[in-house]
Model confidence (mean pLDDT): 75 of 100. Predicted 3D model of a 429-nucleotide RNA (Bacterial RNase P class A) from Rhodopseudomonas palustris BisB18.
RNA sequence: UCAGUCGGCCGGACGGCCGCUCUCGCUACGGUCGAAAGGCUGCGAGGGAGGAAAGUCCGGGCUCCAUCGACAUACGGUGCCGGAUAACGUCCGGCGGGGGCGACCCCAGGGAAAGUGCCACAGAGAACGAACCGCUCGGCGAAGUCCGCAAGGACGAAGCGGAGUAAGGGUGAAAAGGUGCGGUAAGAGCGCACCGCGUUUCCGGCAACGGAAACGGCAGGGUAAACCCCACCGGGAGCAAAACCGAAUAGGGGCGGCAACGCAGAGCGUUCGCGCAAGCGAUAACACUGCAGGGCGAUGUCAAGCUCGCCGUCCGGGUAGGUUGCUAGAGGCAGCGUGCAAACGUUGUCCCAGAGGAAUGGCCGUCGCGUAUCGCUCGUGCAAGCGGGCGGUGCCCUCCAGAACCCGGCUUACAGGCCGGCUGAUAUU
Numbered sequence: 001u002c003a004g005u006c007g008g009c010c011g012g013a014c015g016g017c018c019g020c021u022c023u024c025g026c027u028a029c030g031g032u033c034g035a036a037a038g039g040c041u042g043c044g045a046g047g048g049a050g051g052a053a054a055g056u057c058c059g060g061g062c063u064c065c066a067u068c069g070a071c072a073u074a075c076g077g078u079g080c081c082g083g084a085u086a087a088c089g090u091c092c093g094g095c096g097g098g099g100g101c102g103a104c105c106c107c108a109g110g111g112a113a114a115g116u117g118c119c120a121c122a123g124a125g126a127a128c129g130a131a132c133c134g135c136u137c138g139g140c141g142a143a144g145u146c147c148g149c150a151a152g153g154a155c156g157a158a159g160c161g162g163a164g165u166a167a168g169g170g171u172g173a174a175a176a177g178g179u180g181c182g183g184u185a186a187g188a189g190c191g192c193a194c195c196g197c198g199u200u201u202c203c204g205g206c207a208a209c210g211g212a213a214a215c216g217g218c219a220g221g222g223u224a225a226a227c228c229c230c231a232c233c234g235g236g237a238g239c240a241a242a243a244c245c246g247a248a249u250a251g252g253g254g255c256g257g258c259a260a261c262g263c264a265g266a267g268c269g270u271u272c273g274c275g276c277a278a279g280c281g282a283u284a285a286c287a288c289u290g291c292a293g294g295g296c297g298a299u300g301u302c303a304a305g306c307u308c309g310c311c312g313u314c315c316g317g318g319u320a321g322g323u324u325g326c327u328a329g330a331g332g333c334a335g336c337g338u339g340c341a342a343a344c345g346u347u348g349u350c351c352c353a354g355a356g357g358a359a360u361g362g363c364c365g366u367c368g369c370g371u372a373u374c375g376c377u378c379g380u381g382c383a384a385g386c387g388g389g390c391g392g393u394g395c396c397c398u399c400c401a402g403a404a405c406c407c408g409g410c411u412u413a414c415a416g417g418c419c420g421g422c423u424g425a426u427a428u429u
Base pairs, nucleotide, nucleotide: 001425002424003423004422005421006420007419008418009417010416012367013366014365015364016363017362018361020048021047022046023045024044025043026042030041031040032039033038050400054411055410057409058408059407060406061405062238063237064236065235067304069302070301071300072299073298075234076233077232078231079230080094081093082092083091084090095109096107097106098105099104110229111228115227116226117223118222119221132169133168134165135164136163137162139160140159144155145154146153147152177195178194179193180192181191182190196218197216198215199214200213201212202211203210204209242324243323244322245321252315253314254313255312256311257310258309262291263290264289265288269286270285271284272281273280274279293308294307295306296305331350332349333348334347335346336345337344338343370395371394372393373392374391375390376389377388378387379386380385
């Protein structure tokens, strides 16, 4: 100097005028809107969108719920080990596998010897076995060659059959572990050495795992983001959750289906009887208590509790106003300590939106960044060119994009600019 890789930050600033919104303080207790609850109205001070506010993919805080107890199955989620955290499918550190010269990056990372399924086409063949081209042995064997006086004999590539083979070649993403040596008629873990695989033991490590040794010729591969098996985790709904105030109403009616309409008790609570009344009596009905029966968020069982009908459909009535929830937090920043780190502890300091159809905007001026063009100039170079600095003029207020209960993450979008660490290449010293 160039290329690469990892991480961090910014993504405009200042001033003036007018406008919007929230909080706090002061003043007044008046005016106005409203059926009411309640809202608006004066002055001053201070605050007012994010790097993702997006997606709504995870996890929670918080709120409510008659089923948020236990066990089992179904369903859903996660999936190497250790740690962090309120928690997670997140983050940190390691292990294993893969890519890269490297810095680094990626992995939907438990199990294929529990079982089932799939591996198109090509190919002999993708698992029961079988062999396309070849290789070896041997049989037959025309033409032909050789021997022989002759009969006949020998060799005989083509070709036909038989036996052996899976080393070599071909097909394919993948072909009965790989390389080498020996052995064989030719071959093959057939034998041997090393590697791979399996089992056991020892060593290191919290562990995943790594290393070493011994034994074994060894279950032929892949695929579980195929079904499945194993381990762990999992109430539901959600701020349109919910709470309060005000006002109003019809705890309404019809049809269909399912279930049930049972037993016992007690006594004045209602109805009943007597009594002027206080009160007394009986238990036929209602109400009450218990049992039985039914229902209660995927299903079943057990326990407890709640409830007395459940489901569908049609017609009809009231409300939809105001306030809270709503921003002081698993909070930010800085120092110190522990830890490889994520993070945790501690000390100090700060308060940094709270709208409610949805506020943070408009105008002007000055700078800054960037860009176009013109001029001057410096470095390098033969030159062309490349890079830098200064000045003038014009443009530009820049990218993705806007809180809506809050927080921790993940994913996606992002013009331009700045800073730092590490790796590789080249040149010089």
Description
Taxonomically the source falls in Rhodopseudomonas palustris (Bacteria, Pseudomonadota, Alphaproteobacteria, Hyphomicrobiales). Rfam family: Bacterial RNase P class A. The family's RNA type in Rfam is ribozyme. The model forms 98% of the base pairs in the Rfam consensus. The sequence is in RNAcentral, with records from Rfam.